[in-house]
RNA sequence: AGAGUUUGAUCCUGGCUCAGGAUGAACGCUGGCGGCGUGCCUAAUACAUGCAAGUCGAACGGGCUGUAGCAAUACAGCCAGUGGCAAACGGGUGAGUAACACGUUGGUAACCUGCCCUUUGGAUUGGAAUACCGGGGAGAAAUCUCCGCUAAUGCCGGAUAUGUGCCGAGGUCGAUGGACUUCGGGACGAAAGGAUGCCGUAAGGCAUCGCCAGAGGAUGGGCCUGCGGCGCAUCAGCUUGUUGGCGGGAUAAAGGCCCACCAAGGCGAGGAUGCGUAGCCGGACUGAGAGGUCGGCCGGCCACAUUGGAACUGAGACACGGUCCAGACUCCUACGGGAGGCAGCAGUAGGGAGUAUUUGGCAAUGGGGGAAACCCUGACCGAGCAACGCCGCGUGGAUGAUGGAGGCCUUCGGGUUGUAAAAUCCUGUGGAGAGCUACCAAUGGCGAGCGUAGGCAAUGACGUUCGUUUGAGGAGCUUUCUAGAAAGCAACUGCUAACUACGUGCCAGCAGCAGCGGUAAUACGUAGGUUGCAAGCGUUAUCCGGAAUCAUUGGGCGUAAAGAGUGAGCAGGCGGCCAGAGAAGUCUGGGGUUAAAGGCAGGGGCUCAACCCCUGUCCGCCCCAGAAACCAUCUGGCUUGGAUGCGGGAGAGGCAAGUGGAACUCCAUAUGUAGCGGUGAAAUGCACAGAUAUAUGGAAGAACACCAGUGGCGAAGGCGGCUUGCCAGACCGAUAUCGACGCUCAGUCACGAAAGCGUGGGGAGCAAAUAGGAUUAGAUACCCUAGUAGUCCACGCCGUAAACGAUGGGAACCAGACGCCGGGCCGACCCGGCGUCGAAGCAAACGCAUUAAGUUCCCCGCCUGGGUACUACGUUCGCAAGAAUAAAACUUAAAGGAAUUGACGGGUGCCCGCACAAGCAGUGGAGCAUGCGGUUCAAUUCGUGGCUACACGAAGAACCUUACCAGGGUUUGACAUCCCGAUAAAGGCCCUAGAAAUAGGGAGAUAGUUAUAUCGGUGAAAGGUGGUGCAUGGCUGUCGUCAGCUCGUGUCGUGAGAUGUUAGGUCAAGUCCUCCAACGAGCGCAACCCCCGUCGUCAGUUGCCAUCAUCAAGUUGGGCACUCUGACGAGACCGCCGGCAACAAGCCGGAGGAAGGCGGGGAUGACGUCAAGUCAUCAUGCCCCUUAAGCCCUGGGCCACACGCGUGCUACAAUGGUCGGCACAAUGGGAAGCAACUGUGCAAACAGAAGCGGAUCCCAUAAAGCCGAUCUCAGUACGGAUUGAGGGCUGCAACUCGCCCUCAUGAAGCUGGAAUUGCUAGUAAUCGCGGAUCAGACAUGCCGCGGUGAAUACGUCCUCGGGCAUUGUACACACUGCCCGUCACACCAUGAAAGCCUGUAAUGCCUGAAGCCGGUUGCCUAACCCGUAAGGGAGGGCGCCGCCCAAGGCAGGACAGGUGAUUGGGGUUAAGUCGAAACAAGGUAUCCCUACGAGAACGUGGGGAUG
Repeated sequence: AGAGUUUGAUCCUGGCUCAGGAUGAACGCUGGCGGCGUGCCUAAUACAUGCAAGUCGAACGGGCUGUAGCAAUACAGCCAGUGGCAAACGGGUGAGUAACACGUUGGUAACCUGCCCUUUGGAUUGGAAUACCGGGGAGAAAUCUCCGCUAAUGCCGGAUAUGUGCCGAGGUCGAUGGACUUCGGGACGAAAGGAUGCCGUAAGGCAUCGCCAGAGGAUGGGCCUGCGGCGCAUCAGCUUGUUGGCGGGAUAAAGGCCCACCAAGGCGAGGAUGCGUAGCCGGACUGAGAGGUCGGCCGGCCACAUUGGAACUGAGACACGGUCCAGACUCCUACGGGAGGCAGCAGUAGGGAGUAUUUGGCAAUGGGGGAAACCCUGACCGAGCAACGCCGCGUGGAUGAUGGAGGCCUUCGGGUUGUAAAAUCCUGUGGAGAGCUACCAAUGGCGAGCGUAGGCAAUGACGUUCGUUUGAGGAGCUUUCUAGAAAGCAACUGCUAACUACGUGCCAGCAGCAGCGGUAAUACGUAGGUUGCAAGCGUUAUCCGGAAUCAUUGGGCGUAAAGAGUGAGCAGGCGGCCAGAGAAGUCUGGGGUUAAAGGCAGGGGCUCAACCCCUGUCCGCCCCAGAAACCAUCUGGCUUGGAUGCGGGAGAGGCAAGUGGAACUCCAUAUGUAGCGGUGAAAUGCACAGAUAUAUGGAAGAACACCAGUGGCGAAGGCGGCUUGCCAGACCGAUAUCGACGCUCAGUCACGAAAGCGUGGGGAGCAAAUAGGAUUAGAUACCCUAGUAGUCCACGCCGUAAACGAUGGGAACCAGACGCCGGGCCGACCCGGCGUCGAAGCAAACGCAUUAAGUUCCCCGCCUGGGUACUACGUUCGCAAGAAUAAAACUUAAAGGAAUUGACGGGUGCCCGCACAAGCAGUGGAGCAUGCGGUUCAAUUCGUGGCUACACGAAGAACCUUACCAGGGUUUGACAUCCCGAUAAAGGCCCUAGAAAUAGGGAGAUAGUUAUAUCGGUGAAAGGUGGUGCAUGGCUGUCGUCAGCUCGUGUCGUGAGAUGUUAGGUCAAGUCCUCCAACGAGCGCAACCCCCGUCGUCAGUUGCCAUCAUCAAGUUGGGCACUCUGACGAGACCGCCGGCAACAAGCCGGAGGAAGGCGGGGAUGACGUCAAGUCAUCAUGCCCCUUAAGCCCUGGGCCACACGCGUGCUACAAUGGUCGGCACAAUGGGAAGCAACUGUGCAAACAGAAGCGGAUCCCAUAAAGCCGAUCUCAGUACGGAUUGAGGGCUGCAACUCGCCCUCAUGAAGCUGGAAUUGCUAGUAAUCGCGGAUCAGACAUGCCGCGGUGAAUACGUCCUCGGGCAUUGUACACACUGCCCGUCACACCAUGAAAGCCUGUAAUGCCUGAAGCCGGUUGCCUAACCCGUAAGGGAGGGCGCCGCCCAAGGCAGGACAGGUGAUUGGGGUUAAGUCGAAACAAGGUAUCCCUACGAGAACGUGGGGAUG
């Protein structure tokens, strides 16, 4: 620091996801040691049991025990009670709390403070009770009651008074109020001289600890205050003790804190009030930082203690282990009544994914009490449990290659695990055993001594020395033995370090995202190996980061999400030039504070580290002093921003009134006659009752042709005949005036197309709805005929549009060019406006560009993935329609912008092709042949399937072939290699059984062969037409013999890509020429190759024969001129002429020529496409079979047959059939062959047989044709199917199932529906001939050969296919694409809903415990007063009354949650239904607002946008 993921690819936008760190964690697997930490985040749920706050006998009376004593008594210890102090600390928890609760800064002139410290003074004199205890009583208990006795450092009175407050007088200080202080007066107001020790005969003294009052300190608090830190505005108004005042009360203390009276205030958009959530902070985690998240441990503060309320005591509480009351709950009970509060430490139950021992000790630190010893202390110190976290250590070290064995992989060679192990030599962290020694412990306690000041002395205080004593728990060292007990977890497709095998087969499963898995899975599971971390490793959850993805640092808004429809304008924000003032902001210096811990830096201590210790540092706030540039403020000026005045001209600017002509429609009249109208074509409709058409006249409403223009005006919406009136704005000119008066603008107000609504008019045309006619599978549409709201006017609503420049307003600056409008008389110049093109710059690109989307400033609005959703609920507005504001659950990995290359279009342009057209002949109908489907079958083997399968593989299925079926056999096999053993063997021949394979037997004898053979055995292996053509090679088809497909370098573009290859011509052609940021090149085209056409040269046998001779005959002699053969050449190049063209390429015409513009034909098939075809030609990976899915044999099948399709043959006849005669080819083939010729047979053929391995012989008569005859239009003398009979041939074998011949038979068929094929010249058509395969042949097929030999092409509109360019695209599996909505099924979340249930906070009324306060006529009453006393008084208590008030009750509302028959839409869900709305002109261009309609997408009307 980035990466993956939208696409065919690209750039951008944008979300999702990952890599890092962290945790009070949990879960899975695993687990050696130690140190330091940490450990109920959930139920502030309920709690058994034990412990957590006592202590003081040196305050008091008393009791008990012990020792001594006869006893009195003395001493020692212990104890309940009275009394004192503590119990308000310490410890726990985070429920509540959005608050002066917390943090921070100040204030208190408005306050308190026990114990502690310093200091001053004092401690006088009396009195009355009471617990304990004794006695009586009640009760189950808890506990209570009556009588009697008694003490104090308990309680009360008097005295004294530095004090408090009041009155009077004065002084000092202060910011108001006021504070401090001096004097005088009168009022009020203390105490415990107690305890112990020592001394002393005693009186008493001394010491210590206590007591009272005052002053001060320290510590701890109370109260007030500025500032700071959560969400929701779908919470916008809240408040009556409320805000303030005066007086009083209360309190330690200010204050509506409380009360009486008076006033009517106070808070709030800088967010009051309400609701939700939450203890706050030091700090912790993360981050570069700014920030974000968190507040467990440690520390500070707050709050709480079963729930609610209340006070008492006290220095301090409204009190966790106190009291009273009420509620809930639990327990005891004799049913009358009582007891309790673990959010203390352990522990239990419950909850939960989840959190420990009912431990030791007060040794240390700290706390309470005490004079002290000492006691108490679940604070604390330790131990236990837990890998919960951090840190450290170990599981050994060195040597060790025939690289052992085993595992795994393998190309079978090997590789890897791997120096790893074994083995040898060592070490001892740890473990086991034994021994030793520090420290936590001293400044403590106890005992003894010394010193200092005072004192008669002693004690004590302080200092110091010695001795002695105190340990819950833990440690280190030395030594002996021992490699021994000690490694796992996750991952290995990319991100992301690490790969193979097997299993599985869209199954099982994985997955953070992208995505893996459908038979070769590095992605599942296992194994081997590897990588990472390591006593841990992974997963899950949560937080920060990455995320510049809420952007202050640090983002955006033309088209990606995003500029409000437009303006006016209050608050707010921002603001021109000059000078001065002061100093709030700002800046500088200093001071205070910012607790400790933590963090950081530097040191130090535990062997290191974690951990601990020391020192330094730390953004804020407050105070003081200073500076004056900027900003704010104040003062005074200025004119350039802005405004006003004057003079002009321009304009569909607005409102109102009037007025004009054209056209449409209607009405009347006239002329006139059969149609009109409408459409793609029609029909509905109108018309003989006279339409349409024409003419004249009249009526009515609406809109204003031409001018008219990226012309004008307006803020936008918008505005168009003409005239008048009223009103507004902008611009120009030269100047005058004011003097910053400005810009923007949340809320607010105003305007705001069309549609729509209300009331009243109006209504010609047009026209939602509606009706009819067409179209159609349907047509709720598009088209047509009608037609109502509406469209128009007036008044009032609505408030929305693609209200768009999809671009908020203002200001300044930054190259130009051209056009138009207005003004300056003109203008080249200036100002204002409307446009086009372009520089820099910007931008993802498209593009924008002085009218910015450039460079900057100010202000406002808005955005934060897609869907849900321009939605729901709530609220506001509206008559309604609806508008404004505006979510969530859930779902999803994309959605999107711009541009690129393709593909596609019922887009466009250009061009080509037997593509159409023009022709000729067919197919489709018949019969037959053949292939396919289907069906059948034991099997009808398999493959091929639009064009590009179907006379295709198959150039030849009776057996064989043969792969299929049935049956019979066989198992190292029919075939190959290796090993072992045997044998003179196998084979051949004969016989038997059998359908054969096979099995058994025999003969023969040495001709042949020596381990090459056969048999037996063994396993490697063999074999498979078994599977996969979607694992493959090779070969092939098709687009297509179409003209295309690419590359290098350069250039352009961020990039995909483009350019070149486009353009203008031309061509069969990316053929060539010209131009050009391209220049070249490659694969294709063409040419080179073969055949045919002309000529020449060479060569003449088996070919040929002009001349000569000869013969039946080129038969022979002779010849090689000709034909021919077959080798080499020539020839054709737009070369020549003319025209056209840019005078280029080339095209057109002509001459010559055998051939003319590629002369005809063939071979030749670019990059690629179709997962095209073939595993059954062959080859081949993997899988499968191995007495079988291999191999052998016999027979059958591939030839079946209701039917459908393809390809052909033969025909339907006279351009013909039949018969006879006559003529002319070429290519080919031939030895297990072709066979002349002769004979036989009607014939197929047979019997002989010459020649020929071929220019020699044979196949071999070519046929159509020509000549002649006959048939005469008919199912025929056409046609030949079918069937019968008899033969021939091949072959082991023609039954299933061959071909041929003869005789007989003589079917359908009379030119073929929709549709469809081939062909442009030696072609179509027609005629025969040959060959391959092959014993034969079902060949009418295929491949070749020649004979005869046409017609037509105007042309490119249409059909099909193709090429190039361009355009649109939501397609890229590429239109057989994509994709919308209803309906149906399933699931999920959610809205509404008659209601039902629960909760929260208030309000009103009723009731009102305990308690404080107030009152008090009843009852009671020791201290003080009066009184001798009785008694009375003061004061107090109880009771009662009153105020306040918790819980409770009743009532109606508010808010929140849950649930709810039914219902609404939404989302999701491989293969449901209906259509076809969108994307191409998507087949009616699409979309927006609105209204109506319709199964649904949607349709139509009005206005608008161009996306």

Small-subunit ribosomal RNA from an uncultured Caryophanales bacterium, 1507 nucleotides, folded computationally. The prediction has a mean pLDDT of 84. Rfam family: Bacterial small subunit ribosomal RNA.